[in-house]
Order: sequence, then structure tokens, then C1' cells
RNA sequence: GAAGCACGCCAGGCCGUCGCUGGUGCAAGUCUCGAAAGAGCGCACUGGAGGAACGUCCGGACUGCACAGGGCAGCGCAGGAGCUAACGGCUCUCCACCGCGAGGUGAGGAUCAGAGCAACAGAGACGAGUCCCGGGGGAGUGCCGCAAGGCAAACCACCGGGGGUGAAACGGGCAAUCUCUGCGCGCAGCAAUACCAAGUAGGUGGACGAUGAGGCGGCCCGCUGAGUCCACGGGUAGGUAGCACCGAGCCGUGUGGGUGACCCACGGCCCAGAUGAAUGACGGUCACGCGCCUGUCUUCGCAAGAAGGCGGUCGUGCACAGAAUCCGGCGUAUCGGCGCGCUUCACAC
Repeated sequence: GAAGCACGCCAGGCCGUCGCUGGUGCAAGUCUCGAAAGAGCGCACUGGAGGAACGUCCGGACUGCACAGGGCAGCGCAGGAGCUAACGGCUCUCCACCGCGAGGUGAGGAUCAGAGCAACAGAGACGAGUCCCGGGGGAGUGCCGCAAGGCAAACCACCGGGGGUGAAACGGGCAAUCUCUGCGCGCAGCAAUACCAAGUAGGUGGACGAUGAGGCGGCCCGCUGAGUCCACGGGUAGGUAGCACCGAGCCGUGUGGGUGACCCACGGCCCAGAUGAAUGACGGUCACGCGCCUGUCUUCGCAAGAAGGCGGUCGUGCACAGAAUCCGGCGUAUCGGCGCGCUUCACAC
């Protein structure tokens, strides 16, 4: 220098003007909307998308149903050891495969419990069977023969052997087919759920119900214990909390522990939150990418010209994508760029 491998990081900066939205403080009217519950209006200060906020594929927190119980069925996982709140995630390691290598990939328990499956080729493929050759045999058939008997081809099963096909031929494979083994999983989800408010109500008629309605999202047990269902008719879907978080929280430091995932100690910080769904628009400037034109320098070349570096003016562009109860993962998308470590090859010393 070229080609790669693995890991980490950034995702334009600053200023001005005008807006949107959350919080805090001060302040306001017998104000505005509304039936009510409740919400809103002014000023100041201050917070306001991401590495994936995405897909909603796993795991949890939280909530309700028995503060969630047993069995069957069903679903999921699978070398070993660990990390973690948990996991199907992650780490280390063994083995197998791929790569010269750095490294990468792995649905890697069990096929003497049972079943199922295997394209093409081949006579035959999971059942045992018979394509060819040889041997001895069986019951018949045909021909020859007066007869005893002989000859012939096909059939049936037995023994021995063989070439060929194929990944595999009474010996193996597949568990990414059922199955078995071990382990795990109760179900539903913030439109959960609780409360407020005239209205999921209340009314009329009918059916069932403590000899157990209904509920515990398949069935049985078990638990609970008073309402449930249908029709008519009338109507609602408004608000508050959950929910903006002292937290599996974020940042930093450590000659702390561990190969590592991760854990521990100390210090600092409080960091978006709507429901007509906020997080934006415009202007300036700087930085960056691309393109046209152009200046200059270097290298190659006889030349025409080509390649590259550094500048200038103008134009244009800046990806993927946007929270919706909250976390941990995985998967997928992503213009352009940076850093660190390592491998192979080439050259120089």
C1' cells in the first nucleotide's frame, strides 16, 4: 500500500424571528366550556424523539380473574458451564462444517421403545425379495418310447455364488415426521384496571337459579357463591387516575472482582409525553457529500491528452425513519463518515 475480519461511535453545529406542547412558580374573574365530573385562559423560567422510537417476534414489570391450585390435552426449548428480574437473549467453552487466515455458521438430547419416510437409477428401498449363474428337489404338462425310463421349457419354494444400480441392498440413515426423555409455560392484556359523572344505568315481558346461576378463555377436578340470559323499548361511549415515574434509571471514575456476558464500590444527575395526538417553519452563517464551470500544482506522455492534490463561483443534497403503559432482547431499514484491534498478500529496510 491492497484486499479483508471483528468491535465501538457519530447521525450536522451555532445565531435570530415566529409558532406547538409538558412541568414549575407567581397571578386572575363570582371569567369561559360542560348536565355534572372536570378542563381551560395570563406572565416568567425551563424540558421536548431514536439508534433503531419501526416490526410487535420473544422475555419481564404492572393489572384483573382463586394474593393462581392439581391432572389431561396443548405449546415452547435442547452439547457443557455461566450471566440475568426473565428469556427462545447474551458470554465462555467442546464438537461439526466453511474460510489460506483474522474469523463465521450451527433447529448439535435419544433411532437395540414403537411407527413413518427416501427423488433418480436399479430386478428389488425399509417390506424383505429374486434380475443372472450353478446345485439338488417338488407336483404336474408336452414330446419320444411296448415298457422301464429319457428329453424339454415354464412354475413353486430351498442352498451357494455373482455382475450391475444407487448416498444407502436383512445393514445403515433421517427425530427440520410422529414419538420418547429432561426442563419450562394458568389465562388475558393499559381499549388491562380503579374511581367520578345523568345513562354499560333504570323500565316492561319471559326463561333458569343455594337440588348451585355465573366466574376461574379447551376438558376433568378443585375454588368461589347470586345473580345470569333472551326479547321490546330507551340510549351512552364524558372525565380523572393508571402515566411520565428514585427506577431491573442515566452519566462518569476505579492498579475493584471475573477469560467474558456481567457484578461491586464511590461521585454526580432527574432526562419527552399527547389523545383534533406536540417535538416545527423561515432566514443567516459554518462544516460535509455530489455535479457544472474554472484557477493552480504534481505525475505520465514527443504531442493530443489522462490521472491525482489544493482552491474559487454557482447549483443541489444530507439517509432510514418518528414516541403512545414501561423496561430487557432479537430481527429488519439506514446517505455519508470516524476510531481501535487483527489477518492475508505485495514492496522497502